This is a predicted structure of a 117-nucleotide RNA (SAM riboswitch aptamer (S box leader)) from a Sphingobacteriales bacterium. Taxonomically the source falls in Sphingobacteriales (Bacteria, Pseudomonadati, Bacteroidota, Sphingobacteriia). The sequence was found by an Rfam model in a public genome assembly. Of the family's consensus pairs, 91% are formed in the model. Its mean pLDDT, the model's own confidence on a scale to 100, is 83.
RNA sequence: GAUUUAUAAAGAAGCGGUGAGAGAUCAGGCUCUAUGACCCGCUGACAACCUAACCGGAACGUUUCCGGAAAAGGUGCCAAAUCCUGUUCCCGUUAAAUAACCGGGAAGAUAUAAAUG
Numbered sequence: 001g002a003u004u005u006a007u008a009a010a011g012a013a014g015c016g017g018u019g020a021g022a023g024a025u026c027a028g029g030c031u032c033u034a035u036g037a038c039c040c041g042c043u044g045a046c047a048a049c050c051u052a053a054c055c056g057g058a059a060c061g062u063u064u065c066c067g068g069a070a071a072a073g074g075u076g077c078c079a080a081a082u083c084c085u086g087u088u089c090c091c092g093u094u095a096a097a098u099a100a101c102c103g104g105g106a107a108g109a110u111a112u113a114a115a116u117g
Stems, first nucleotide, its partner, number of pairs: 002116007013043005021032003026086004044078001046076001049074003054068006082109001087106004092101003
């Protein structure tokens, strides 16, 4: 990198290093950033996907499923909804409209986890 499943409007920052761009990609918007962003290291937190142990329930017959609590281990994550939009469908408005806009849904893409080959 590929496929499948699940989740993505919640949550959580200090110090040190570096020094100019950063927010995945392309486009548009918007935002962060020399009061030092992004990134890297350390520490701390957040969360609860996986593993182990614990509690309750159900099936079953010694394992499986559901829920809970916790946070030891493996990941993840700590500006803004995945920052917003892009494709499509529905409602409504613009006298009408295949156009524009408002609201909502779905898809796609992306990210993360787990599994598979």